[in-house]
Notes
Predicted 3D model of a 1473-nucleotide RNA (small-subunit ribosomal RNA) from an uncultured bacterium. Its Rfam family is "Bacterial small subunit ribosomal RNA". Gene Ontology terms of the family: structural constituent of ribosome and ribosome. The sequence is in RNAcentral, with records from ENA and SILVA. Its mean pLDDT, the model's own confidence on a scale to 100, is 85.
RNA sequence: GAGUUUGAUCCUGGCUCAGAACGAACGCUGGCGGCAGGCCUAACACAUGCAAGUCGAGCGCCUCAGUAAUGAGGAGCGGCAGACGGGUGAGUAACGCGUGGGUAUCUACCUAGUGGUGCGGAAUAGCCCAGGGAAACUUGGAGUAAUACCGCAUAAGCCCGAAAGGGGAAAGAUUUAUCGCCAUUAGAUGAGCCCGCGUAGGAUUAGCUAGUUGGUGGGGUAACGGCCCACCAAGGCAACGAUCCUUAGCUGGUUUGAGAGAAUGACCAGCCACACUGGGACUGAGACACGGCUCAGACUCCUACGGGAGGCAGCAGUGGGGAAUCUUGGACAAUGGGCGCAAGCCUGAUCCAGCCAUGCCGCGUGAGUGACGAAGGUCUUCGGAUUGUAAAGCUCUUUUGGCGGGGACGAUAAUGACGGUACCCGCAGAAUAAGCCCCGGCUAACUUCGUGCCAGCAGCCGCGGUAAUACGAAGGGGGCUAGCGUUGUUCGGAAUUACUGGGCGUAAAGCGCACGUAGGCGGAUUUGUAAGUCAGGGGUGAAAUCCCGGGGCUCAACCUCGGAACUGCCUUUGAUACUGCAAGUCUCGAGACCGGAAGAGGUGAGUGGAAUUCCUAGUGUAGAGGUGAAAUUCGUAGAUAUUAGGAAGAACACCAGUGGCGAAGGCGGCUCACUGGUCCGGUUCUGACGCUGAGGUGCGAAAGCGUGGGGAGCAAACAGGAUUAGAUACCCUGGUAGUCCACGCCGUAAACGAUGGAUGCUAGCCGUCAGGUAGCUUGCUAUUUGGUGGCGCAGCUAACGCUUUAAGCAUCCCGCCUGGGGAGUACGGCCGCAAGGUUAAAACUCAAAGGAAUUGACGGGGGCCCGCACAAGCGGUGGAGCAUGUGGUUUAAUUCGACGCAACGCGAAGAACCUUACCGGCCCUUGACAUGUACUGGAAUGCCCGCAGAGACGUGGGCAGCCGCAAGGCCAGUACACAGGUGUUGCAUGGCUGUCGUCAGCUCGUGUCGUGAGAUGUUGGGUUAAGUCCCGCAACGAGCGCAACCCCCGCCAUUAGUUGCCAUCAUUAAGUUGGGCACUCUAGUGGGACUGCCGGUGAUAAGCCGGAGGAAGGUGGGGAUGACGUCAAGUCAUCAUGGCCCUUACGGGCUGGGCUACACACGUGCUACAAUGGCGGUGACAGUGGGCAGCGAGGCAGUAAUGCCAAGCUAAUCUCAAAAAGCCGUCUCAGUUCGGAUUGGGGUCUGCAACUCGACCUCAUGAAGUCGGAAUCGCUAGUAAUCGCGCAUCAGCACGGCGCGGUGAAUACGUUCCCGGGCCUUGUACACACCGCCCGUCACACCAUGGGAGUUGGUCUUACCCUAAGACGGUGCGCUAACCGCAAGGAGGCAGCCGGCCACGGUAAGGUCAGCGACUGGGGUGAAGUCGUAACAAGGUAGCCGUAGGGGAACCUGCGGCUGGAUCACCUCCUUU
Repeated sequence: GAGUUUGAUCCUGGCUCAGAACGAACGCUGGCGGCAGGCCUAACACAUGCAAGUCGAGCGCCUCAGUAAUGAGGAGCGGCAGACGGGUGAGUAACGCGUGGGUAUCUACCUAGUGGUGCGGAAUAGCCCAGGGAAACUUGGAGUAAUACCGCAUAAGCCCGAAAGGGGAAAGAUUUAUCGCCAUUAGAUGAGCCCGCGUAGGAUUAGCUAGUUGGUGGGGUAACGGCCCACCAAGGCAACGAUCCUUAGCUGGUUUGAGAGAAUGACCAGCCACACUGGGACUGAGACACGGCUCAGACUCCUACGGGAGGCAGCAGUGGGGAAUCUUGGACAAUGGGCGCAAGCCUGAUCCAGCCAUGCCGCGUGAGUGACGAAGGUCUUCGGAUUGUAAAGCUCUUUUGGCGGGGACGAUAAUGACGGUACCCGCAGAAUAAGCCCCGGCUAACUUCGUGCCAGCAGCCGCGGUAAUACGAAGGGGGCUAGCGUUGUUCGGAAUUACUGGGCGUAAAGCGCACGUAGGCGGAUUUGUAAGUCAGGGGUGAAAUCCCGGGGCUCAACCUCGGAACUGCCUUUGAUACUGCAAGUCUCGAGACCGGAAGAGGUGAGUGGAAUUCCUAGUGUAGAGGUGAAAUUCGUAGAUAUUAGGAAGAACACCAGUGGCGAAGGCGGCUCACUGGUCCGGUUCUGACGCUGAGGUGCGAAAGCGUGGGGAGCAAACAGGAUUAGAUACCCUGGUAGUCCACGCCGUAAACGAUGGAUGCUAGCCGUCAGGUAGCUUGCUAUUUGGUGGCGCAGCUAACGCUUUAAGCAUCCCGCCUGGGGAGUACGGCCGCAAGGUUAAAACUCAAAGGAAUUGACGGGGGCCCGCACAAGCGGUGGAGCAUGUGGUUUAAUUCGACGCAACGCGAAGAACCUUACCGGCCCUUGACAUGUACUGGAAUGCCCGCAGAGACGUGGGCAGCCGCAAGGCCAGUACACAGGUGUUGCAUGGCUGUCGUCAGCUCGUGUCGUGAGAUGUUGGGUUAAGUCCCGCAACGAGCGCAACCCCCGCCAUUAGUUGCCAUCAUUAAGUUGGGCACUCUAGUGGGACUGCCGGUGAUAAGCCGGAGGAAGGUGGGGAUGACGUCAAGUCAUCAUGGCCCUUACGGGCUGGGCUACACACGUGCUACAAUGGCGGUGACAGUGGGCAGCGAGGCAGUAAUGCCAAGCUAAUCUCAAAAAGCCGUCUCAGUUCGGAUUGGGGUCUGCAACUCGACCUCAUGAAGUCGGAAUCGCUAGUAAUCGCGCAUCAGCACGGCGCGGUGAAUACGUUCCCGGGCCUUGUACACACCGCCCGUCACACCAUGGGAGUUGGUCUUACCCUAAGACGGUGCGCUAACCGCAAGGAGGCAGCCGGCCACGGUAAGGUCAGCGACUGGGGUGAAGUCGUAACAAGGUAGCCGUAGGGGAACCUGCGGCUGGAUCACCUCCUUU
């Protein structure tokens, strides 16, 4: 820097990625060289070989060679070295390491200086003899040498001592030269010890300590020291973290990072520690000793069973462990080490080689040319594109590798493991040499096929359910390249522990409040000091590394030289502003004093009235009470009501107020007593006495606990009654703890301003409480201090908001936070009588959880408004019969679609065949239909007669019958491309349609506001049918909608009069005809209506109300017209169309059947139930339309449907055509003269054909039905209702659909309610948007975890026992060479024994950690389990916090608290005009 929470936004916050690095590992791949690196795991066990020896110039002996001189070798004595070099990191949290100091010390070999080196003595190994043993080895005896051992002498210097004085040494070898030896001084080197500072985590480790702390005196050491001992004292360490637990070698450095840091401590270098585990000492200058000793233990090996041997964390190597780490190589040539005078010997240190892409660096796998843009592959819109100059071909080169030749430096004399290596020259030949990962976003790189929530991918977000750039493959592309990816780890990004550099009102985060200890911080001024601070000098900060500049390998990596740096520590000199320290002064901080003031501040005692309840008595009678409605309950044994009296307990109406007091919790009748704090004024006193405050202490609502009282009302639990599907609730009736008092606990709350305390500074305005001052007009104004509120500037804030009472600007101190869940839980500790509180994790799991604001949607939120939405009315449906559609059922099939409104008389404006898509059967396969190619044949076609068949179709015969030169046209047959599909997907689509809704909305440009999503405009005040218009306004305009423009109807005018009309004239049976075009009508063109006029109202506006005129009045009535969008709404079966599927069938043809079935259910209709009616009679009156395969006048026949004959009409001419309700008469309330279903008979018509399955007529039959439960539909005027007429489809079939006219109502108070919609506002945990979200129990599966009788193991502590080896002390009458002594003996020494100390081991007790554990507790996770509905809206009982009780569960209830509650009302205050 990016991705990821959201519909979108800003913020908070976690997770993830891009970078660098590695002692790496794994997968695929692999040409060469240089330089480096290579058991991170089992400090597991080790076969074999090698890794430390050397000296004959210390000594004797033996062997060999040699005549000898002498030389070589061997085992020993002796000297020096085996304390270095090499390995490892187990232990160690420590003076272990780092850094800087100190000195009570030692230092072989080395350097320099001084002085010595005289005289004696006794042994002993080897060897020899004898013995034991399997071996390892060992015992005794004899004898021997030394630079081995001992004594004496000497002592400049040395040591002890105050002094006097005392003490102590030596080694020789050699022909010489020389090398040694002793003492001492100094140096160098190395080492020891001490100190300051620095160097992990855990406080769920808070107290630790008995040689402990100090002293005195001793011992011991190279040396200081409780290092050790005796005695004395009682100290020492610790919140600046002792003790304990866990982890860990430390550092230079390394990796990363801008840095500060963080992580790390391989290789190289310094220090430390260790050497199978534990203990111990010896020798020595140096060790408590890796390749020495000794003891104990475990393990391994040998054994004759008696006993012995061993220690790769040296170099190789083996087994084992593990994801994983090399050769049992060469050489001492170089560098270095040991010994030696030296030659030299030894050296798995080292130098080299081998193995490994483990890393870094370098090189190569060819270069040029080459278009037919080859072939092949892939894609394709079929044109082409791409692979791609890539290949081939042609020309050239030879790094690397191969072969041949020469051949180093490393050693300037000799000596070369590396090595015939590096390097140089020559030869042949493009020859020997490319892979890996990725291509959805982050992140560079895209297509096709396969697959179909499968297989799989995945770092995060996430892909995959039939068109996957995300899986697999291919083509193409991108990246890196002898490597490339993956995994793991570290730093970075992460300002995500914030020193640099974060936060805490609401996101995680202020302790409930105060007092106060340690600590931190602290007013003015003077002087001194110089600790901090600053400047200069000195020392140190190893080398390597990093950085800069040179140099060497052909370059680089690498190596090397010089410089800089090493930010640190110590020391010294100086400065003195600030801080500190010391001393002094001051008054403004703080406190005291004096005078006033207000107050529900606290504690105790007393006291008052109202009310509730109870008791007594009176009056009085049937109810009372309670609720949404009821019931439980009380009451005739007298309630409720009412009156009087009494009792008891608790709480204090009005006043009362964003009023007061208090640190917070909290405090409210009145009086008294005691008492705390605050404010104002004075400016008298003290003189910084201050602020904060880890631990600590105190106070601390309600609930709860203990003891004793008290108990009126209220009231968890409980009981009953209701409600309910249930109701462990909400509501009601009762009711116990409790609520009250005293004393003692508890210590928590949404203990909230969700805002720690203190101080200073930074505009104001308006209230209010308690004081003061000034002025005067005496109740006002101005001003000041302290509190308490509202608004608001700057500033801050993610926003909301805060704003002198800060969340602003600063300083000081404290507390707290670091993703969500698990969890404020477990375990442990502390507190508590208990309930529980406090402190406080982890495993595991998720990619979010969250804050503020925005737009929507929603609310059993609010306001305003509209609609046949309700209401007011009229008529229906739901009941009956029938028609029709649907579901269901049935069936071979009952084809398919449509499913709340917005499917159901819908697609279908008309299924007997056809339609037809369905079923049975029979047939066809280039096909019923289209285009093309090839071949063959023929005109095509029309007509007639047959046969078989259900038909399709098959088959036979006859008649007529082409153009063109050809190609070909046309037809048939065959073959091939293809046709065909009402098969699938309406969730791949186009188009069309429904619906919200003819609702009034939906947007844009510019500007402005906001970090932004967005807002504004479009909100507001009016008004309208309307976002219609007006006014106002940070908006100004505009678009799609509304309205208007269009059509029909209503009035008039005009033009035109045939088929229309007839006032006037004539005529007729008749507008029939003449005539006329005034009227009606027809159909063209115009006019007319605009709130235009008047009055009122409103704001002088828009508009509204009323009126006039007018055919019509406020949209005149009706139609067409449907904004942005919603419903993955409907349709692949109108049509079109992508993908998929079928291809002798899912295509095509035919026949018959089915779509018409029928226990049933629903929708839509028709006809009725009758008298507003039925029936009969009757020349009353319409309009729209239709008509030639037609309408059909009229006449005749038939009861009729209809038939026969037939005029007219392609229609303002003829015809369908009769309009019906109406009017008159009759019937008189019945299952009827209502109703017509059903059934029987007979007919008519259409049609190839009315059986399944048509309509109509007629005769007969005469069912249900007497106005319809719950519920529900339509309609506001020429409307409903009612009456008939026409048309489309159509051979025929209409109760349906679409139209037409006739008659012609009722009602609307109004907007509370139901439904739908619009605008504004509010809440929201919703955004798939309430058909949303979401909680808990239960059941199932898996995972981690707590408890758990116990059990297993580790570790630590304490007490005791046993004590190996060992040093120390004692003893030492067993033994004993040096010295003394003539001797005896002595001095000294050794073994042995004793003592305390002590490893291992044992016993007992305890702490702590870990493993397992029947059973058990909760937790987490899991596409579609069960029960409910707790929360989010007023979530349907507002929610939440603390506490207590109860309940399957979410939860419910009581008490107190909070607003992080909606709505309404009231009060107060503020702002604007």